[in-house]
Predicted 3D model of a 74-nucleotide RNA (transfer RNA) from a Candidatus Nanoarchaeia archaeon. The RNAcentral record of the sequence draws on ENA. Its mean pLDDT, the model's own confidence on a scale to 100, is 82. Rfam family: tRNA.

RNA sequence: GCCUCGAUAGCUCAAUCUGGCAGAGCGUAGGUUUUGUAAACCUAAGGUUGAGGGUUCAAUUCCCUCUCGGGGCU
Numbered sequence: 001g002c003c004u005c006g007a008u009a010g011c012u013c014a015a016u017c018u019g020g021c022a023g024a025g026c027g028u029a030g031g032u033u034u035u036g037u038a039a040a041c042c043u044a045a046g047g048u049u050g051a052g053g054g055u056u057c058a059a060u061u062c063c064c065u066c067u068c069g070g071g072g073c074u
Stems, first nucleotide, its partner, number of pairs: 001073007010026004020057001028044005050066005
C1' cells in the first nucleotide's frame, strides 16, 4: 500500500441480510419477601447506534469519505 471483518446502554452482544416504535443478558437503583443478609420475583433508569456527508416520507440498516480496532496479502 491492497483486501476483509468489526465499532449499538457501564460490560458482553442482538437487531442490519429484506430501511419502518432501538432490544436481551449481566450490572446499577427502588420495591416485595426475610429477624437480617444472600437468593428469587417485580419495576425503573441508562443510547446523539465511532465521526461527517449523501439517497429517502423515513437510515443502526443503503452509498461515499474519514477515525479506531482485529485478521489476511504484498